[in-house]
């Protein structure tokens, strides 16, 4: 420098145009059970890396940035 893939809740995660008011775990709150605690049940809260184009609709598709990993290469 070139070329791949990635960026989603506090963390790790599903997701492949419409069912997203976005999954599950974890995790924080309350409440249930329990002689306390643990475990368990239940209910709530909580996120799409920034900008732009496409589209009736974009987390998703395209284009540029930023950050991570990875592989090629070039100086010497």
């Nucleotide at each position: 420098g070139u070329c791949c893939g990635g960026a989603u809740a506090g963390u790790g995660u599903a997701g492949c145009g419409g069912c997203c008011u976005a999954u599950c775990a974890u995790g924080a709150a309350g409440c249930c059970c329990u002689g306390u605690c643990g475990a368990g049940g239940c209910u709530u809260c909580g996120a799409c890396c920034c900008g732009g184009g496409u589209u009736c609709a974009a987390a998703u598709c395209c284009c540029g940035g930023u950050c991570c990993g990875g592989a090629c290469g070039c100086c010497a």